Background:
A computed fold for a 265-nucleotide part of an RNA from a soil metagenome, annotated as large-subunit ribosomal RNA, domain VI. It matches the Rfam family "Bacterial large subunit ribosomal RNA". Rfam links the family to the GO terms structural constituent of ribosome and ribosome. Its mean pLDDT, the model's own confidence on a scale to 100, is 89. The full RNA is in RNAcentral, with records from MGnify.
Context: one part of a larger RNA
RNA sequence: CGUUGGAAACUUGCGAAGGGUCUCCCCUAGUACGAGAGGAUUGGGGAGGACCGACCUCUGGUGUGCCGGCUGUCCCGCUCGGGGCAUCGCCGGGUAGCCAGGUCGGGAAAGGAUAAGCGCUGAAGGCAUCUAAGCGCGAAGCCCUCUUCAAGACGAGGUUUCCAGUAUCAAUCGAUACGAAGGCUCCUGGAAGACGACCAGGUCGAUAGGCCGGGAGUGCACGGCGGGCGACCGCCGCAGCCGACCGGUCCUAACAGCCAAGCGG
Repeated sequence: CGUUGGAAACUUGCGAAGGGUCUCCCCUAGUACGAGAGGAUUGGGGAGGACCGACCUCUGGUGUGCCGGCUGUCCCGCUCGGGGCAUCGCCGGGUAGCCAGGUCGGGAAAGGAUAAGCGCUGAAGGCAUCUAAGCGCGAAGCCCUCUUCAAGACGAGGUUUCCAGUAUCAAUCGAUACGAAGGCUCCUGGAAGACGACCAGGUCGAUAGGCCGGGAGUGCACGGCGGGCGACCGCCGCAGCCGACCGGUCCUAACAGCCAAGCGG
């Protein structure tokens, strides 16, 4: 820009893409078959490999704005207690998120038409013949089924709902302004994201931060008291601290603007 008024939501699917895997065990059955050795077709059940997708309850990894321990040095006048730097200084743990050696799921089944092949009926050609007319069965393959995209599918589809006022100029078409439903910029943000996009919100508000409560994590703070020559230990005290998690609460920040129909009966 188009889709023949303007919107919002939900859809149909022309078409496109993806997927399509393999092995073993058990029962049928030590049956059919076979002198024996051996050993099925078929149908049913189960396990696993590789690959793919999703997820974080579990097991773990990471976790540089969480907690603790330790060393050196500089600083806070000193003690105590802390801060900076040293690969996050080193070490022990670790929430969310992300991740896999973790968890869950997938390939299928069904239907249709067929290939090789196997048949029925059956002439030409009194027989025979799956074929010439006609009919049936038959593959991991084809169509469909499954997953995803999908009406710019210009053949531009469908359903439901919402809006459809006014003024001026022109008066044949139309133009301008305000502005409907609705949308956009902008702003607060996000398990969304390269950027656009998408999603949640913008005071009629819990969108983010703060604060409060909870969870999770560290592992028992500072200080005081008591004990020990001391390193240090015990008690107050499962303390103190605390990113991302789950909630609550308008304390802070979501300011301010713009666009947008006039068709047909």